[in-house]
RNA sequence: CGAGUUUGAUCCUGGCUCAGGAUAAACGCUGGCGGCGUGCCUAACACAUGCAAGUCGAACGCGCUUUCUUUCUUCGGGAGGGGAGCGAGUGGCGGACGGGUGAGGAACACGUGGGUGACCUACCCUGGAGUGCGGAAUACCGGCCAGAAAUGGCCGACAAUACCGCAUAGGCUUCUUUGUCCGCGAGGAGAGAGAAGCAAAGUCCUGUGAGGGACGCUCUGGGAUGGGCCCGCGGCCGAUUAGCUGGUUGGUGGAGCAAAGUCCUGUGAGGGACGCUCUGGGAUGGGCCCGCGGCCGAUUAGCUGGUUGGUGGGGUAAAAGCCUACCAAGGCGACGAUCGGUAGCUGGUCUGAGAGGACGAUCAGCCACACUGGGAUUGAGAACGGCCCAGACUCCUACGGGGGGCAGCAGUGAGGAAUUUUCGGCAAUGGGGGCAACCCUGACCGAGCAACGCCGCGUGCAGGAAGAAGGUCUUCGGAUCGUAAACUGCUUUUCUCGGGGAAGAGAGCGGACGGUACCCGAGGAAGAAGCCCCGGCUAACUACGUGCCAGCAGCCGCGGUAAUACGUAGGGGGCGAGCGUUGUCCGGAGUUACUGGGCGUAAAGGGCACGCAGGCGGUGGUGUCAGUUUGGGGUUACAGCUCCCGGCUCAACUGGGAGAGCGCCUCGAAGACGGCACGACUUGAGGGCCAGAGAGGGACACAGAAUUCCGGGUGGAGUGGUGAAAUGCGUAGAUAUCCGGAGGAAUACCAAAGGCGAAGGCAGUGUCCUGGGUGGUACCUGACGCUGAGGUGCGAAAGCCAGGGGAGCGAACGGGAUUAGAUACCCCGGUAGUCCUGGCCGUAAACGAUGACCACCAGGUGUGGGAGGUAUCGACCCCUUCCGUGCCGGAGUAAACACACUAAGUGGUCCGCCUGGGGAGUACGGUCGCAAGAUUAAAACUCAAAGGAAUUGACGGGGACCCGCACAAGCAGCGGAGCGUGUGGUUUAAUUCGAAGCAACGCGAAGAACCUUACCAGGGUUUGACAUGGAGUUGCACCAUCCAGAGAUGGGUGUCCCGCAAGGGCGGCUCCACAGGUGCUGCAUGGCUGUCGUCAGCUCGUGCCGUGAGGUGUUGGGUUAAGUCCCGCAACGAGCGCAACCCCUGUCGUCGGUUGGAUUUCUCCGACGAGACUGCCGCGAUCAACGUGGAGGAAGGUGGGGAUGAUGUCAAGUCAGCACGGCCCUGACAUCCUGGGCGACACACACGCUACAAUGGCCGGUACAGAGGGUCGCCAACCCGCGAGGGGGAGCCAAUCCCAGCAAAACCGGUCUCAGUUCGGAUGGCAGGCUGCAACCCGCCUGCCUGAAGUGGGAGUUGCUAGUAACCGUGAGUCAGCACAUCACGGUGAAUACGUUCCCGGGUCUUGUACACACCGCCCGUCACACCACGAAAGUCGGCAACACCUGAAGCCGCUGGGCUAACCCUUUCUCUUCGGAGCAGGGGAGGCAGGCGUCGAGGGUGGGGUUGGUGAUUGGGGUGAAGUCGUAACAAGGUAGCCGUACCGGAAGGUGCGGCUG
Repeated sequence: CGAGUUUGAUCCUGGCUCAGGAUAAACGCUGGCGGCGUGCCUAACACAUGCAAGUCGAACGCGCUUUCUUUCUUCGGGAGGGGAGCGAGUGGCGGACGGGUGAGGAACACGUGGGUGACCUACCCUGGAGUGCGGAAUACCGGCCAGAAAUGGCCGACAAUACCGCAUAGGCUUCUUUGUCCGCGAGGAGAGAGAAGCAAAGUCCUGUGAGGGACGCUCUGGGAUGGGCCCGCGGCCGAUUAGCUGGUUGGUGGAGCAAAGUCCUGUGAGGGACGCUCUGGGAUGGGCCCGCGGCCGAUUAGCUGGUUGGUGGGGUAAAAGCCUACCAAGGCGACGAUCGGUAGCUGGUCUGAGAGGACGAUCAGCCACACUGGGAUUGAGAACGGCCCAGACUCCUACGGGGGGCAGCAGUGAGGAAUUUUCGGCAAUGGGGGCAACCCUGACCGAGCAACGCCGCGUGCAGGAAGAAGGUCUUCGGAUCGUAAACUGCUUUUCUCGGGGAAGAGAGCGGACGGUACCCGAGGAAGAAGCCCCGGCUAACUACGUGCCAGCAGCCGCGGUAAUACGUAGGGGGCGAGCGUUGUCCGGAGUUACUGGGCGUAAAGGGCACGCAGGCGGUGGUGUCAGUUUGGGGUUACAGCUCCCGGCUCAACUGGGAGAGCGCCUCGAAGACGGCACGACUUGAGGGCCAGAGAGGGACACAGAAUUCCGGGUGGAGUGGUGAAAUGCGUAGAUAUCCGGAGGAAUACCAAAGGCGAAGGCAGUGUCCUGGGUGGUACCUGACGCUGAGGUGCGAAAGCCAGGGGAGCGAACGGGAUUAGAUACCCCGGUAGUCCUGGCCGUAAACGAUGACCACCAGGUGUGGGAGGUAUCGACCCCUUCCGUGCCGGAGUAAACACACUAAGUGGUCCGCCUGGGGAGUACGGUCGCAAGAUUAAAACUCAAAGGAAUUGACGGGGACCCGCACAAGCAGCGGAGCGUGUGGUUUAAUUCGAAGCAACGCGAAGAACCUUACCAGGGUUUGACAUGGAGUUGCACCAUCCAGAGAUGGGUGUCCCGCAAGGGCGGCUCCACAGGUGCUGCAUGGCUGUCGUCAGCUCGUGCCGUGAGGUGUUGGGUUAAGUCCCGCAACGAGCGCAACCCCUGUCGUCGGUUGGAUUUCUCCGACGAGACUGCCGCGAUCAACGUGGAGGAAGGUGGGGAUGAUGUCAAGUCAGCACGGCCCUGACAUCCUGGGCGACACACACGCUACAAUGGCCGGUACAGAGGGUCGCCAACCCGCGAGGGGGAGCCAAUCCCAGCAAAACCGGUCUCAGUUCGGAUGGCAGGCUGCAACCCGCCUGCCUGAAGUGGGAGUUGCUAGUAACCGUGAGUCAGCACAUCACGGUGAAUACGUUCCCGGGUCUUGUACACACCGCCCGUCACACCACGAAAGUCGGCAACACCUGAAGCCGCUGGGCUAACCCUUUCUCUUCGGAGCAGGGGAGGCAGGCGUCGAGGGUGGGGUUGGUGAUUGGGGUGAAGUCGUAACAAGGUAGCCGUACCGGAAGGUGCGGCUG
């Protein structure tokens, strides 16, 4: 850092996918050790059991146990004191920390920075002062009682650091006085000394009532007045723009007073320690408030009643509607209120170059919660292991009633893919209590389990080639695993055993970990390697198996018989105690673009304008500084991160130091830019004046042409319409024509690349009203501007409502045609509509597919409007300039096409919009509309693409040019008949196989009776019919002959060769390797062939153009048979093709010539050579190529013919000609034999032959070739036979002889006379011949007889342009024989071509394309079937939040006063008295407790709504699915150009109307 994937290829756009890193993970396979970490992400589900918060006897009394001691004793024991321990209780401190969890919460909850002059803070530190005198209770305990229990009641007694009262201190005021400090000031603050006052509650007056016997006193109501604390208000002072706030002074309403002791020491006085009280300060921890920051949804747009503010009151530690009464009517919201969804927040973690994105386990800070909901109490502070109430659940119960809360540590069940031990210890660190010892501590420190993560180590090291065995592959040679192993030597990390043995513990004691780490010794390579991958991306290849199966797959895609892609093996690659997979996050993705994207055609400019908010904004100056820049300070906790250093052997881990850090706050500075304020300017903008153009808009009036209709005249048979017709109209008089009239709609020519308008749009003429723009001038205003979310208005056509109008046109509809059909295209009619008025609708390909505005950046040429200059008779021309509207074009831009001063260029401002295709501009919801519908606008699901531009092809019922027996013009045929041959089909035991449009079908086959032969039936053989090698054995082989048999074969008889020998050769048999296969695959192949096509094309090098595919060259203008040649040209050359070179033939010459004819020449044969090149002339053409005519010539423009077949196409043909990979068969799919079949026959096709006759048949006569073949052959003469043929044997290895007498058509003569014939010869019968082992199936020929169809061939179709077609015969190959076929040969010998419109094929250029398997292409919609997700739906079942009403627990608060009540107060009686007072009892009061009432209030109930989800008969469209149905809509002019909006119609694509667009 990129890569794969859209295409035939290319560039671009764009999505999908991969490679990286990470993880609290899980799963699969595997697993040696250690260190450090981490470990319920799910059910904030339910929990058995144990433990997790106690401690203090130096606060206090009691009980019990034990011990010491004193004393008494009736010797049983009793009483007292001390020590130790246990127990519950009173009391104190702590249970608000520590530990857990993340449910809730979108909030001042968190983060960050501030504020608190609006507050609190136990224990701790520090300073000051004190700690005196009294009093009344109570738990435990004892007695009695209730209860199953939990627990409770009554009576009695007692203690304190528990509780209460008083004093003093403290506090406040006034006065006097000393001295200090602060302030600008008013003045204030602090300290010292002295005096007075304050606190049962001041004093007085009045009235009522109560208590008391009365006075008096107390309480209560009202009034007046004095003092102190706190709070609010007013005045003054300071500061300030103001507010807030502070100080001071003055007036007015409300509460209340400190303490405690214990222990040690001392004989004591006393001292000390720990406490206690008041007070100042500190530290720490908190409460409250504020600025800023951090999720999603607008398909949530309005929300709010304590709501916003004020006043009075209440309340709190403290500000505040925090609460309450009254008053006012506010407060919040597009900078997103409210509502809904989701979520603990942060330091940080992961990723990333960064900016960002995602996350918030472990550690740390904060918050929230503790079964769910509500509540208070205690306390400095509030509730996980406290209390009360309600609810759900659960447990106990004697049924009356009670208990409980693991989201502490372990552990259990459940849920789940998934997460540990009911461990050890307080040794360390820390916490609580205690003077301390010490106790407690599942905090913590450790150990255990788990590869869950990170880090480290090991599973050995060295030597060792006969490159062992074995595996795998193989071209059989070998290669590879592989120095790998074995083997030899060495080492011992780890391991096992034995021995020693820590630090961790700062004075002492104290070590869970732990007999651990570590050290020493011994033993022995000993106990220790797997997982994934190997088609591309992506590193690593072979074999076998499988055969679109089984399977793989992250994407592209693999698998249908040769799979590097599936499975296995060998080998290889990667990582390694792990390796893969899955999930999730970031990255790659510049694929949400701040850094850093776009919008003409790829997705994307709003249909157009006006304009509120918002954003942005001209020139000079002055002031200011919140933006901005900059300097200093504070903060940004710890950990983390970076750097340096250190500690564990290293590392992970960890200690120390330094650094970085956005942001926020604060104090200054600067004053450019920007903001604000002031003042100014004129160029932006606007106005004035002058001039002038225009289908700009609205209203009214008028005009002529045309169509139609009506009336009349003329006229007389058609008219109209079409590709052709028909429907229609017309003798009731149409059409045509003339005159007159009516009515509606639209305005020819002018007219244009023209004008105007913001867009839609606007067209006869005139008048009135009215908008905008332009030029000139430089008179006025002085930035007044630009854009514009929402909003408002305008907005083609169609459509809707109401009322008019209606000529023409014309959806729907009717009819006629066309058609397979024709719900269309064409024709005849025709209603809505089109027109007007008023009102809706609000959409279009509303397009320049290009938002508005401003500035800048070459030109050229038109055109509309204006001005100026020059010139002139003149505004005719010319020049300059402004505004508009076109074309061309440079730079630049762009993927390309293209745009290019009217930008798609270069910049700026603002708005709108886009983010893969389909689903879908759809559903639901909302808004608008009368409706049609518009607007806003998803998701599930599905695909690996969908696209843009351009390129090369191919194609077009696109265009241009050209060629070909392509058509046309001709000649002869085929298609009809019979026969032959081939093929299909059918049949068969088999009818062997292949060939399949042209380009299979007289093709492979140039010749199937056996053989061939591959097929079928039957009979045989198994190293084989054939090849090679090895081993063993043998002379039985071969040949001749006999027997069996259909034959193959089997059996019998005779018999090897060379060599002295060894041995060899040739054979037979047995065995082992192997042979053999016309079995499969031509889609694994070679070779060969067909075809386009003998068409004129196909390419390359270099250069040039293009980002590139690619183009250029090769296109163009001419010309040619030709890419043949010429000219031109960013091309210049070259190659394969064309042509030529080669062969045959036509003329001549020279030489030679047997076996040829002939006898000088010549013919013939052979060799060599000449000749033809547009060379010459005329004309045309670009002085060209070339064309055309002519001369000469045997031949003239390639003379005729042949051979020769470019790059490529058709997976064309051939595995059966041959070769060959792979697969298959091996007593058979091999091989031999006999017989059969390939020859079948209802049919169909193809290629031929013979005919249908007189241009003929038959008979007779008479001519003229060329090219071939011949020794297993051709075969003469002669003889026999009617003939086929037989006999015969000369000659010939062939210019000699033979086939071969020969040609046949032809010609001459004769006959037949138009008939199924003297045409035609099929078919059949008989008799023969030949070949061959053999002619039955199944050969050819001969003779005689027989004598079928057929009288010229439908649709259609073939060949041929000259020595050609046609007609005629001849030969050859194959071959024993068999030719109507094939290949050759000559003989006779025509007709026609105007021409290129059309059919077919081809070439070149161009155009369109949605095709590229390339039009036999692609592709649309309905219907049918299967599956999937979604919407609607009568309903139905849940969740959530709110509202109204009823009920209402605990509890706080308020009120009440008929209950109860130790301390305090008053008082009476009595007692005591030190005469101060104290006490008992009684009464009253204050206060308290219980009760009652009320407000609030969790929960419960009822009700109607809201919102959200599940489900739902049925229903709607959508998506997907190798071969279903119907049509053919689109892509080419796609056969009616297509598309957009709208309306109607139709099985469906769709059709038609109206308007629009060109894509």